[in-house]
RNA sequence: UGACAAUGGCAAACCAGCCGCGAGGCUGGGACGCAAAGCUUCCGGUCUCACCGUGCUGAGAUAGCGGGGUUUCCAGC
Numbered sequence: 001u002g003a004c005a006a007u008g009g010c011a012a013a014c015c016a017g018c019c020g021c022g023a024g025g026c027u028g029g030g031a032c033g034c035a036a037a038g039c040u041u042c043c044g045g046u047c048u049c050a051c052c053g054u055g056c057u058g059a060g061a062u063a064g065c066g067g068g069g070u071u072u073c074c075a076g077c
Base pairs, nucleotide, nucleotide: 001075002074009034010033014029015028016027017026018025019024032064038070039069040068042067043066044065045062046061047060048059049058050057
């Protein structure tokens, strides 16, 4: 760096069950896709809840929305 391969890996939507006020999460099925679609909320975005009277707040969700940090298979240079 991700062309050419090779071994593999993950798993969107949807369905079923369970958890949650909710965004959403977990398990199983299932594959839209992914060279980090491994991990991590530090920054931004979006979404939820609460108070407030409406944001310049707090708590949470999203890592498959970007950026950052960190670990890593193979091939080439």
Predicted 3D model of a 77-nucleotide RNA (c-di-GMP-I riboswitch aptamer) from Ferrimonas sediminicola.
Lineage of the source: Bacteria > Pseudomonadati > Pseudomonadota > Gammaproteobacteria > Ferrimonas.
RNAcentral holds the sequence, with entries from Rfam.
Model confidence (mean pLDDT): 86 of 100.
It matches the Rfam family "c-di-GMP-I riboswitch aptamer". Rfam describes the family as follows. GEMM was predicted in a large-scale screen for bacterial structured RNA regulatory elements.